This is a predicted structure of a 400-nucleotide RNA (Bacterial RNase P class A) from an Anaerolineae bacterium. The source organism's lineage runs through Bacteria, Bacillati, Chloroflexota and Anaerolineae. Its mean pLDDT, the model's own confidence on a scale to 100, is 78. Rfam family: Bacterial RNase P class A. The family's RNA type in Rfam is ribozyme. Its family is annotated with ribonuclease P activity, dimeric ribonuclease P complex and tRNA processing in the Gene Ontology. A source record names the gene rnpB.
Order: sequence, then C1' cells, then structure tokens
RNA sequence: CGAGUGGGCCGGGUGGUCGCGUCCUCGCUUGUGCGGGGCCGAGGAAAGUCCGGACUCUACAGAGCAGGCUGCUGGGUAACACCCAGGCGGGGCGACCCGUGGACAGGGCCACAGAAACAGACCGCCAGCGGGAAGCGCCCCCGGGCGCUUUUGCGGGCAAGGGUGAAAAGGUGGUGUAAGAGACCACCGGCGGGCCUGGUGACAGGUCCGGCCAGGCAACCCCCAGUCGGAGCAAGGCCAAGCAGGGGAGAAGCGUGGCUGUGGCCGCGCGGGAGGUGGCUCGCCUCCCUCGAUCUCCGGGUGGGCCGCUGGAGGCGGUGGGCAACCGCUGCCCUAGAUAGAUGACCACCCCUCUGGUACUGUCAGAGGACAGAAUCCGGCUUACAGGCCCACUCGUCAC
Repeated sequence: CGAGUGGGCCGGGUGGUCGCGUCCUCGCUUGUGCGGGGCCGAGGAAAGUCCGGACUCUACAGAGCAGGCUGCUGGGUAACACCCAGGCGGGGCGACCCGUGGACAGGGCCACAGAAACAGACCGCCAGCGGGAAGCGCCCCCGGGCGCUUUUGCGGGCAAGGGUGAAAAGGUGGUGUAAGAGACCACCGGCGGGCCUGGUGACAGGUCCGGCCAGGCAACCCCCAGUCGGAGCAAGGCCAAGCAGGGGAGAAGCGUGGCUGUGGCCGCGCGGGAGGUGGCUCGCCUCCCUCGAUCUCCGGGUGGGCCGCUGGAGGCGGUGGGCAACCGCUGCCCUAGAUAGAUGACCACCCCUCUGGUACUGUCAGAGGACAGAAUCCGGCUUACAGGCCCACUCGUCAC
C1' cells in the first nucleotide's frame, strides 16, 4: 500500500429570531384562563410483536391427560429460543464462519433413471444337457469318433467387471473356485465394544478384541431428557353521574323436625342444577333447587375524572474477582409521561460527501446529508440505515 475477518461508535455542530409540551415558581385573576421566569423533553433501532420476564387480575396455581417449547458440554442471568467459554463435524491459505439428542423402540418416505433403492440380474462370466455350420489337431479307416474355437436353445450357478443414479454389498494384494465373492487371509479404512490415563463435562490419547462392513431422511410421525396454569395496562383499582331493582323463553326435589295467626317461616340429611381466565378428567370453593342461581334473547343508562404512569433486575465513574459473559464493593446523578396525543420553522457560519473549475492543493460555485417518532416497563433476537470514524487480527506485495 492492497485485499479481507471480527467488534465498537457517531449519524450533524454553534449562534440568533419566532413557535411547542409536562412540571415548578411569581403576578394578574376565577376563565376548561393570561403573562413573566426556570429545570427537563423520542431511538439504536422507539420498528417487527418473534422470545423471556417484572407487574396486575384469576382457585391455592392443586394433581393428571392432551398440547406447546427447547435440544452437544459447562458457565452467566430475574429468566430465555439470549450471551460467554469449550467439545466434535464441515468450509476457508488464514483471521474466522456454519452446524449440533436418538435411525438395533416402532411406523413412513427415497421422484426420475436403472435389472434392482432393506432390495436385485440389463450387458455379461461359468460348467451341465441338446442342435447346426465352418476351421484346426489327433485316432481309426473311407465311414466316423474325440478335443478346441465359434454360434444357438433349455434349465442352473455368480454379483468380481460394465452401464444408471445423490446414493447400489469398502480398498489393495493374494488364496480358492467350473466361474466368482470377506467365502478365507495380510495390510488399510469405516463401525462396534472392553480396559487404562487426562478432563467437572461434551470428549481426547493409548492399547486390546470383533469380518460387524446393506445406506439416507426425525425444520416426517415418533422416542428420550428438560421445561411451561391462563389472560393481559383496552391488565387492574378508586370517585362521580345516570337508567329500567326493565321485559320474554327455557331451567334443577325428595325425606324429616320445630314454630304457627294455617297464608307460611326457620333448620337438618341425602341428591340434583349452575358458575369459577385455553381443552378434558379429578379435587376444591361459591351460589341455587317451585320460584328460581346461572345461561340465553330484546331493551335502557354511562362512555367523565383520578390512580396505575415512571426511582428502575436504573445510569455514569472508581476499584476488586473472573479467559469471558458477568458479579461484588464504593461514590455521584434523576434524564419525556402525553391523552387527537408535545421538541418545529427560518437565517448565518462551520462539518461531511459528490460535481464543476485548477497542473495540484486552496479560494469560489452548485447539489446532497440516512433509517425513522415513545404510550406500562425492562433483558434479548430479527429487520432498515445516505455518509463517516475507531480498535484488534489475517493474507499478499514493497522498503528498511
């Protein structure tokens, strides 16, 4: 200097004029007010609503089934599908990046091509029985016989060679065979298992044994381990005001005791009906059973104010522990709380980028300056982002 890899940050600044919002304060004032002053006032993603919670309500979140989620090991955290550090496998020259339970519990799938995809014979090789033709050799003899080569039919053996495919019985060499084949043997590769050593562990190293050698897919069903009640700030709570304590249909019982004004009232036992924050069962609690709980249909009223609402698993320094994520101790700070919903416009200068001009820098002129706006809050993940800056590391080239 060039090409990369991983991470962090800014994303306009200064001054002036006018204009916004909550709160505090002073004055005028009583109006849903006006004026003066002051502190503060959108994000790294506020976005997506994909995870985890805090908080609130609901039965105590109870037991189980079903269902959902996660998935190598260890650690961090309030928790997590997040973060950190490792193991193993793969990619890259490398810095680094990607993946991650189980296929001998069971089921299912592997198109097309190919003979065949948990299964097998298209081309082919081999010997047996039979036929034809030609050639050669030998024998016998003028007629044939035997062997070899070639060709063809039948039934049998083979999976070593070739072809197809993402993938078809591991590789090399040999023994053996009619021809072959892990059929057997040596070495190698893969797989499985035992033992020893190291490590918290995933695993690693060493050594021994075994022809075990026929796969892949579980973001297919499934199995294993762990984990999970539900709903959500329009949660929920308080105050005020107002209507109609409205009307209709359906709707669950027997026994018994006491009182009595003989209409009825009060209690007990068993049983039944209904409701209770995803589905089902059990359990628990509450209400109701001859006038009525709950459910259902029609109708009436209110849609106003306050709280929740911002002091937090908070932020910024220092220091200690830890490889790190992060944790402890300590000091300082308070940084929006709106409710049709607030921070904008203009001017000047500066900054950054591009273009023109110039031999170049400069001066000058022009253009541009991203993604995007809180609504209960926090920890993450994902997505968008004009322009710019910083740190560490890798590879290549050159010079000293």